Annotation
A computed fold for a 350-nucleotide part of an RNA from an uncultured Alphaproteobacteria bacterium, annotated as small-subunit ribosomal RNA, central domain.
[in-house]
Context: one part of a larger RNA
Parts: sequence; C1' cells; structure tokens
RNA sequence: CUGGGCGUAAAGCGUGUGUAGGCGGACGGAUAGGUCGGGUGUGAAAUCCCGGGGCUCAACCCCGGAAGUGCAUUCGAAACCAUUCGUCUAGGGUAUGAUAGAGGAUAGCGGAACUCCGAGUGUAGAGGUGGAAUUCGUAGAUAUUCGGAAGAACAUCAGUGGCGAAAGCGGCUAUCUGGAUCAUUACUGACGCUGAGAUACGAAAGCGUGGGGAGCAAACAGGAUUAGAUACCCUGGUAGUCCACGCCAUAAACUAUGCGAGCUAAUUGUCAGUUUCCUUCGGGGGAUUGGUGAUUAAGCCAACGCGUUAAGCUCGCCGCCUGGGGAGUACGGUCGCAAGAUUAAAACUU
Repeated sequence: CUGGGCGUAAAGCGUGUGUAGGCGGACGGAUAGGUCGGGUGUGAAAUCCCGGGGCUCAACCCCGGAAGUGCAUUCGAAACCAUUCGUCUAGGGUAUGAUAGAGGAUAGCGGAACUCCGAGUGUAGAGGUGGAAUUCGUAGAUAUUCGGAAGAACAUCAGUGGCGAAAGCGGCUAUCUGGAUCAUUACUGACGCUGAGAUACGAAAGCGUGGGGAGCAAACAGGAUUAGAUACCCUGGUAGUCCACGCCAUAAACUAUGCGAGCUAAUUGUCAGUUUCCUUCGGGGGAUUGGUGAUUAAGCCAACGCGUUAAGCUCGCCGCCUGGGGAGUACGGUCGCAAGAUUAAAACUU
C1' cells in the first nucleotide's frame, strides 16, 4: 500500500457557491503516451535455486546452468485509459406557456389584547396563593364606560399543509426580487458530478454605537416555603427582548442519517401540476410528473429498526473515526473589541 467503519456503540463539516484535484454519456476515425506481446542489448563477481564434482561425511570449496520480477532500444497489437478530429441526444442547460407557495428585501396600512394617561359612574376593598404575605387602594383602587398614547406580537384560517441550501419564514396591501414544479415541442450539444483550500449565509445568547421600551424578564430587592432555600411559588424589577448599522460564528445547527447518479415488490393519505374516461355538472375513476407522510415485500441490521424520501444493490467525490479519563483541555498559530471561537497534543491514570 491493501484490508474495517460513520442513524442509536468512536465517527457526516450547521448550510450553500465554487478554485485546484479526482471522476465522467453514445457512435465512428486517427495517434500510440499509459497498457499488452515478441526480438536484441544490458542486468559484474560472490550469494540464492538446479545439475554435477572435491575434502572419509557435513559445514565448506570447485565447475556448469538457470534465474535476475528491472532498464534501454526495436518491431508489433489497438480492446480499455489518454490525446485529437468528427457526429449524436438519453445527462446538463436555454427558450415558450402555465401553476402553487409564511422564499427574500423595502415601504405603507389594520384590528384584537396588555400597559399607561385623561374624563365619567361608583365604593371598600383589590390582587395573589396550597394557604398567606410583601404589593395596590378613601390623595378613590379593583370593576365598568368613553377618549387618547406607545410598543411588541399577529387569534381564528392552520393542516405529519406550503416555501427555503441551511439557519429559518405566518395580519393585509404595494413595489423590487430569488428559486421550484408541470406541459409542449424547439434550441444547445457532455457544457456534467463532487469539491482540499477559499468564500458567502448562519437560531438564541452576547458585544459596539445610536434610537426605542408596552408586555415579558437573567441580575437584583422584598414576601413566603424550609432545618436551611443564594431555588421552585408570589409582589416588584434592570440589562435584554424591538429598530438601524457593525461584530460574534456557536446549538440535541437532529432525519443525531454528506452530495450526486443508476437499479430493486406493493398498498394508502395529502400538496402542486398535466392528461384521459364517465358524469346526476356537485364530482368520481384511470394514467403520469414532482414534493410530503403512513404501513410494508425482498434485502439489510448486533438489535431497535430502515425499507423507491433506504440504513437495500452499486458507482463517483468529499468530510470524519480508531478504548475510557486527562481534554475538545494546555502550549503555539489564526480570528475576535471582548466573551470567546477554531486548529489541537502530551505526561499521567485506568
């Protein structure tokens, strides 16, 4: 080198785009670099192997042969890889016509609720709990009616429904904008797949500057509970939660399952299309494409389970794993304002 693995035992990068590299559709021609065959030269001797021989045998020694997987050169082969030329359409892409959608960005608007403010009615309680108390209230609370302000979130619809690469996305309207699916043929003609580095996005919390601040609420204070109670429960309450710009780069970032392609039984629900048949015109049946669920054949699996959305049978490429602890730590490097992130050991121990 080869050989084993990665849903739950160690192990799939949080997710895309993409450089190098690796791998790559059908047919025909050419070349002959890889590949394969033959010849020639070389491949020192000794050693090893084979056949003989010499020391009484053996070790040892001598003679001959073979071998020497290699290299160079030359003559050939042309299936495969490669290079090159030409052609093609099944992969990929484009066009045209439709379709669905909480996909993204910006601006505007809306109603319910909570809180606060003003006014009216009204009077002694309200609130809260397992029970209480802190708390609020005769300076008029709670309740109720009207008016106003402000911020945040969008009940019902709502659905193992939809969209997005993932993170994620849910009131309504407008503007700008990305992607997907289906159908018809047309065009292009392998333009493809993956992707070390790189680069972009990346919940929440956190950080910087400036706004905003209704509700909620780390910290904090008080009341309870308790042996104690730095908690659970209650009353308050600041950062924060919201907006703009800039950082951070992590999550059980999970389907704990990398991406792409092909092949391999069925049944059933649902979403978006197309098509065909029937129709009482409400709809129903069949076929088909793409998504999303359920139950399962074969097969796989240690089992659980997976099962055309594979964890089945194969191929290509990347990432990762190698007993537990020490430790995702130390040191060093890189990044960051910081918090820290990332890369990543060893001694020792078992």
Annotation:
The coordinates come from a structure-prediction model, not an experiment, and the mean pLDDT is 88.